Context: one part of a larger RNA
Molecule: small-subunit ribosomal RNA, central domain
Organism: Candidatus Levyibacteriota bacterium
Parts: sequence; C1' cells; structure tokens
RNA sequence: UUGGGCGUAAAGUGUGCGUAGGCGUUCCAUAAAGUCUCCGCUUAAAUACCAGGGCUUAACCCUGGAAAUGGCGUAGAUACUCAUGGAAUCGAGGAUUGGUCGGGAUGCUGGAACGGUUAAUGUAGCAGUGAAAUGCGUUGAUAUUAACUGGAACACCAAGGGCGAAGGCAAGCAUCUGAACUUUUCCUGACGCUGAGGCACGAAAGCUAGGGUAGCGAAACAGAUUAGAUACCUGUGUAGUCCUAGCCGUAAACGAUGUCCGCUAACUAUUAGUCCUUUUGGGCUAGUGGUUUUAGCUAACGCGUUAAGCGGACCGCCUGGGGAGUACGGCCGCAAGGCUAAAACUC
Repeated sequence: UUGGGCGUAAAGUGUGCGUAGGCGUUCCAUAAAGUCUCCGCUUAAAUACCAGGGCUUAACCCUGGAAAUGGCGUAGAUACUCAUGGAAUCGAGGAUUGGUCGGGAUGCUGGAACGGUUAAUGUAGCAGUGAAAUGCGUUGAUAUUAACUGGAACACCAAGGGCGAAGGCAAGCAUCUGAACUUUUCCUGACGCUGAGGCACGAAAGCUAGGGUAGCGAAACAGAUUAGAUACCUGUGUAGUCCUAGCCGUAAACGAUGUCCGCUAACUAUUAGUCCUUUUGGGCUAGUGGUUUUAGCUAACGCGUUAAGCGGACCGCCUGGGGAGUACGGCCGCAAGGCUAAAACUC
C1' cells in the first nucleotide's frame, strides 16, 4: 500500500468561522472531455503461454501461433459524471407579524452575611480540638445595640428547567448587541455540505503594568500529632482570588462519542410557540430528559429517532508496551512553557 478501525481496548483536533480542495436537488436542450463500442497503427528481439519439431530423454535449442496492457488516430453511442444554455422549488437564504430566553458588553442601584472604625451596655473569659496548645482578652475581649465604612458573592425563586459554537452564563433595572425556535404571507433561485493550511474565541492556574484586598488562602511561621511529620488537625498569613489593559493557549476542554444530510418501533416527562377544543384534553414544529418490552448493532458493558442502527459527503486521528508526548531542529511566548516530533536501547 491493500485492508481494518477510533464511547470504555491505540485512535474524534477544546470550539467555531472560513481559503484551496473534495462532494453536491429536479427537468429540458446542446456538445461529447471522462466513460463505452468498432476498426487501423504501435506496444523491438529474447523471456513467459499454446502447438509442432531437433539433440537417446530432460535441461537446452528451433519453427509457427495467440494474446495481455498501455499509447495514438478514424468512425460511432449518450445512461451516468463534467461543460454550456434555459427552466423549476423541495435544499439554503432574505423580508414581514407577534412571542420566549442566567447568550454577550457597558452603566446605575439593592438587601442579607462578613470584616473594620467609633460610641454605648457589661465582666472574665473567648476562640479552638479527638484531646490540647499556639492565639485573642482587665490598655476591657467574647456577647448585645447603634451609626459609619470596605470588598467579594448574589439565599429563596431553582427544576432531570433555560441560553450559548465550545469555554461558560444566575440579585434588580436601563441602554447597545448576537443567535435560535415558533407563527403568517411573500421574495431570491442551488446561492449548499465539509474543510488541509489560515483566522478568531477559549475554565483554572500562571505572567507583565496599574489599582484593589472583606473573606478564603499555595508559600512561609507557629502550635499539636507522630518513632519522624517537609502532611492530615489548629492559630496566623504573603502571592493569588477581584477590576482595567495585555500575554499565555492548556484541562478527565468528557457525551472520554467530529460536522452535515436522509431513513428506521413505542411509551412517558418537560421547555418555547402554535392549531383544534368547553375542558382535566388532543395534534403539529423545534429543543431538553427518562424507560427497554422494537428492529438492528456491539467483544461485552451497553447504544437504541439526541444511535454506538441502516446509508451518503467531507475532515481529523490510530497501528504492541517502555524509552516519550521526551531529545534534536523549527515556529510561538516576557517567562513558565506550548505546538510539531524521532531514534538508539529494552521487554
């Protein structure tokens, strides 16, 4: 390579947008590039194949024949693919009417809790643990009350519920803004799907600069525990956690399941909209969950209209364990490091 795979055995890029490329709805006409047919030329000889012959046979040699494949040319075929022209509306998109939503950004506001400051009441303890001690407290703590102040997070509502491409998003209000679904009537006319490179976004931690710092809290210090205790427990506590501007670009970034399209049993719950209906109800569209007694698949577990079923299009990835997601080189980064990515050797 052929072939086989990727939920859990090795294997789906963290996610989207999108360039090249690949693939692409229905009908008509033209043309005939791919495709198919006929014929001609060519595809050296030898070898190989078939038939016959010669050395006593064989190996070997000689004669004849037939191909196969590719190329070129002539003449045809037109179902499919391509090309050109025309038409269509189911795919896709746009407009319009109303509704739904913790999607994003900015600004303003709020209450509970917590800490601090001041004042008041009040007196000997408080805090902490398995038990203690370190710690705080007669310079008046803890407790209670009032006022002021500060930062961070938003109880209940809240749900297997909603939104977002993913990461993720939750106090309230206003402004700006994205997307989806549904409903009505029109419009464009294949404008589509995927997507190597590329670009953008991307939890936490970390980095740079400037702010901020209530609580929590790596590091650090102290007290315990212990044989020891660089820990678990306790008291402090710096970075950090928060904001602004930039960087980093990784996660068990998980549904360990790439994106898109079509088809294939049911029952049930729920969200949004809509239709029928008097209604508790029934139907439709789009989502989100549950069950397995469907078919089917699977090594099994299990999956099962939200497929891991049946098919199609395109991309990514895998090929025994360790060495190793490492070395070297390159690119990126302020750094930490990231991306790409071996071999010797060994079992």